[in-house]
Context: one part of a larger RNA
RNA sequence: GAACGAACGCUGGCGGCGUGCCUAACACAUGCAAGUCGAGCGCGAAUAGGGGCAACCCUUAGUAGAGCGGCGCACGGGUGCGUAACACGUGGAUAAUCUGCCUGGAUGCUCGGGAUAACCAGUCGAAAGAUUGGCUAAUACCGGAUAAGCCCACGGUUUCUUCGGAGACUGAGGGAAAAGGUGGCCUCUGUAUACAAGCUAUCACAACCAGAUGAGUCCGCGGCCCAUCAGCUAGUUGGCGGGGUAAUGGCCCACCAAGGCGACGACGGGUAGCUGGUCUGAGAGGACGAUCAGCCACACUGGAACUGAGACACGGUCCAGACUCCUACGGGAGGCAGCAGUGGGGAAUUUUGCGCAAUGGGCGAAAGCCUGACGCAGCAACGCCGCGUGUGUGAUGAAGGUCUUUGGAUUGUAAAGCACUUUCGACCGAGAAGAAAACCCGUUGGCUAACAUCCAACGGCUUGACGGUAUCGGGAGAAGAAGCACCGGCUAACUCUGUGCCAGCAGCCGCGGUAAUACAGAGGGUGCAAGCGUUGUUC
Numbered sequence: 001g002a003a004c005g006a007a008c009g010c011u012g013g014c015g016g017c018g019u020g021c022c023u024a025a026c027a028c029a030u031g032c033a034a035g036u037c038g039a040g041c042g043c044g045a046a047u048a049g050g051g052g053c054a055a056c057c058c059u060u061a062g063u064a065g066a067g068c069g070g071c072g073c074a075c076g077g078g079u080g081c082g083u084a085a086c087a088c089g090u091g092g093a094u095a096a097u098c099u100g101c102c103u104g105g106a107u108g109c110u111c112g113g114g115a116u117a118a119c120c121a122g123u124c125g126a127a128a129g130a131u132u133g134g135c136u137a138a139u140a141c142c143g144g145a146u147a148a149g150c151c152c153a154c155g156g157u158u159u160c161u162u163c164g165g166a167g168a169c170u171g172a173g174g175g176a177a178a179a180g181g182u183g184g185c186c187u188c189u190g191u192a193u194a195c196a197a198g199c200u201a202u203c204a205c206a207a208c209c210a211g212a213u214g215a216g217u218c219c220g221c222g223g224c225c226c227a228u229c230a231g232c233u234a235g236u237u238g239g240c241g242g243g244g245u246a247a248u249g250g251c252c253c254a255c256c257a258a259g260g261c262g263a264c265g266a267c268g269g270g271u272a273g274c275u276g277g278u279c280u281g282a283g284a285g286g287a288c289g290a291u292c293a294g295c296c297a298c299a300c301u302g303g304a305a306c307u308g309a310g311a312c313a314c315g316g317u318c319c320a321g322a323c324u325c326c327u328a329c330g331g332g333a334g335g336c337a338g339c340a341g342u343g344g345g346g347a348a349u350u351u352u353g354c355g356c357a358a359u360g361g362g363c364g365a366a367a368g369c370c371u372g373a374c375g376c377a378g379c380a381a382c383g384c385c386g387c388g389u390g391u392g393u394g395a396u397g398a399a400g401g402u403c404u405u406u407g408g409a410u411u412g413u414a415a416a417g418c419a420c421u422u423u424c425g426a427c428c429g430a431g432a433a434g435a436a437a438a439c440c441c442g443u444u445g446g447c448u449a450a451c452a453u454c455c456a457a458c459g460g461c462u463u464g465a466c467g468g469u470a471u472c473g474g475g476a477g478a479a480g481a482a483g484c485a486c487c488g489g490c491u492a493a494c495u496c497u498g499u500g501c502c503a504g505c506a507g508c509c510g511c512g513g514u515a516a517u518a519c520a521g522a523g524g525g526u527g528c529a530a531g532c533g534u535u536g537u538u539c
Stems, first nucleotide, its partner, number of pairs: 001539004006535005013387006019380002021345001026343003030340003035071003040068002043065001048059004078298003088222007097215002102211004107206002110144004119134006150175003154171007180203006189196003224270003231261003236258004241253003273295004277288004300321005323334004351377001353376003359373001360371004390420004400411004424480001427474004434466001440460007483528005488509003494523005504511002
């Protein structure tokens, strides 16, 4: 000198864009943060209104609601405890692998069965909840058929090969599937209306091949400190056989062998998430890893599996522990390192805000619902950038202050005065872009048996949290807006008074013991400026 997620002191007008617990991965009150689908399925209110003398009936309404079932909850969001490791970066390998939803291709979608929740009736319990009997449905569950392709073991041909094996074609044997929903139509069949079987469109469903995406595993190389850590190792190192996994492998197991690593730093200890990058520097390098992006790890602490395409799962389950809460003392409930917020710690870090209008995500055919992701607003000079606090003129060089050699000098064109301007702020008025759609309506075209459905184009309709914000216009009036540090040298800037090695200053050298440009105050000056200094840290 530059930089900062900064803090502290003094001061503080406005706007834009960013940033904001670096400490206790300390403990958490309260609210919200993951639901959705009635076009999978069976049940099914209340309230209100109307009618009736009443019982009751109709509408509300097959709505609300819970339940079975499907998909999602493995994304998104947070934190950096652990980890010196194939965790990360980079380049490869997978002939050792998986991949829901999505896309393309091609094959199917058949016949049956038994339950169960909800519900009803009861029992136990303070509660959380549990349990018995009975009824019922499905795209829930189970069995059979069929098998283009798939899987298993066997045979043949052929291509490639890391020589372990892998791919393609083929023969016969064995094995494994499925589910319907919604809309439309009547050519054939049935009831003869319009429906059902049926056909058709679409969304689903089953098995398969490929793609895309995502993931798993393995390897080369690279990136901290300590040798005052020098030897480490028994599933240890390898083999054979098995188990396990989507998959290789001591990953695990039985047996066999005695190996394996190490001054090119093993083992041990300390510290630490890694990277793109950030800061600095002419560069080389050094330091760092906030925000944003990629990967990893974790979710009160430790362990475990279940479900699933995917988890060993932040707002799932089980066990143990610590802590907190409820209790009828028998037993139960909980997990903010999600967004706000509270206590605590600390030098120190924000609102218990608005909205799904946009972007994105989940579910749904869609309307839509959910979304503390996100978009916005609020707080903070925390940072960067921009603007303003006036402009011109004005010498009786006014008054006052300070200094003085008492002549004057300086503050100083500074002020006043005169003439202008009106950014920003305050007031009044107008007022956005961000919105393109989807749905629905209409027209046209295509597909089609079809005016269903679907697709495309055009036109119309609708949707804004921010926000009456940005922006624009109007009137008024210099009106509302300057401080902080320093002035001995380094280092730009000097005098007076007070003090008297005292009080004090200080980054280094050093000032202060009676004329202190170094302390304190004042006048003046210098530097930066809505900031200025100090402290901390890095280069």
Molecule: small-subunit ribosomal RNA, 5' domain
Organism: Comamonas sp. KCTC 72670